[in-house]
């Protein structure tokens, strides 16, 4: 210098003017005014996980259902994070992984292929029988080479496939085959060493050679009650309706006791007052919090502990905007001019994922050049 890798950060700046919203103080009867202070993000987004908070439900346990899934740690918790193990990729710095169990059971494995899971024989190879051609011997016949058919043996070689029942070599055989042996790979068992552990390193033994898929059902281990700030709580009109008390019963309209009358009781319509539910509306929840910054300590790290310091949106049809000037960057060949990535809180917090023009810093890898 070029091309890469990892981590972290910024993501227009300053000033003036006019506005919006919240809080505090002062003035004002009030409407409002003045002064001071605060006012979006790294993702405020998707709402995909987890927790706080609130209400409801709940003895305990189980079933069903859902989730998670190597190990150790962190945390309020997590599907997150940190560190490691194993597997895969890369020349490397590094990156990626839903990574328990297929020797519990069931199921699936397209196409091609003979055969796809206690497999299989298409070509080939080998053995036997029969027939035929040719050759050898004088001939019957025998032997040999070859071809065809039938029966059998094989799994070396070919071929199909993503995958074909270990690999290489030797022995062995009619030809072959873990059939036997050596080495290698895998699996299982025993032992030694290291590590908290996942796991790693090494030795011995057993021919045991066992396919893949669980992001198919399933099995195993662990976790999980439901709904959500429109949660939930409080204050509380008008109108309609509910309950109660009192007055009023002239008419008794009605009902009960009664065979009927009297009588007694209940009771509606009316007026006055009281009570409670609930709607509109208002208030709280609401932002001081698993909080930010600095310092010290523990830890390899995530993170935790201690001290100091700061207060940093809290609105509710929903504020955070606009104009001008200078500067920065980009487009435009100079000029004129234009633009400034993605994007806007809605109870709060921890994550994940997705979007993001451009720029900065540190460390590292590979190659080339120069001293």
């Nucleotide at each position: 210098g070029u091309g890469c890798g990892a981590a972290a950060c910024c993501g227009g700046g300053c000033a003036g003017c006019c506005g919006c919203u919240c809080c505090g103080g002062c003035c004002g009867u009030g409407a409002g005014g003045c002064c001071g202070g605060g006012g979006a993000g790294g993702a405020a987004a998707g709402u995909c996980c987890g927790g706080g908070c609130u209400c409801c439900a709940c003895a305990g346990g189980g079933c069903a259902g859902g989730g998670u899934g190597c190990u150790g740690g962190a945390u309020a918790a997590c599907g997150u994070c940190c560190a490691g193990u194993c597997g895969g990729g890369g020349a490397g710095a590094c990156c990626c992984g839903a990574a328990g169990g297929a020797a519990a059971g069931u199921g699936c494995c397209a196409c091609a292929g003979a055969g796809a899971a206690c497999a299989g024989a298409c070509c080939g190879c080998c053995c036997g029988g029969c027939a035929c051609u040719c050759a050898a011997c004088c001939g019957c016949g025998u032997u040999g080479c070859g071809u065809g058919c039938c029966g059998g043996g094989u799994a070396a070689g070919g071929g199909u496939g993503a995958a074909a029942c270990g690999g290489u070599g030797a022995g062995g055989u009619a030809a072959g085959a873990g059939c036997u042996c050596a080495c290698c790979a895998g699996c299982g068992g025993c032992c030694g060493g290291g590590g908290c552990g996942a796991c790693c390193c090494g030795g011995c033994c057993g021919g045991c050679u066992c396919g893949g898929c669980a992001a198919a059902c399933c099995c195993c281990a662990c976790c999980c009650g439901g709904a959500g700030c429109a949660a939930g709580a409080c204050c509380a009109a008008a109108u309609a309706g509910g309950g109660g008390a009192g007055c009023g019963u002239a008419c008794g309209a009605g009902g009960g006791c009664g065979g009927c009358c009297c009588g007694c009781c209940c009771c509606a319509g009316g007026c006055u007052c009281c009570c409670g539910g609930g709607u509109a509306g208002g208030u709280c929840g609401c932002u001081c919090g698993a909080g930010g910054c600095c310092c010290g300590g523990g830890g390899a790290a995530a993170c935790c502990c201690g001290g100091g310091u700061c207060c940093c949106a809290g609105a509710g049809g929903a504020a955070u905007g606009g104009c001008u000037g200078c500067c920065g960057c980009c487009c435009g060949u100079c000029c004129a001019g234009g633009g400034c990535a993605c994007a806007g809180g809605a109870c709060c917090c921890g994550g994940c994922u997705u979007a993001u023009a451009g720029g900065u810093u540190u460390c590292g890898c590979a190659c080339c050049c120069c001293c």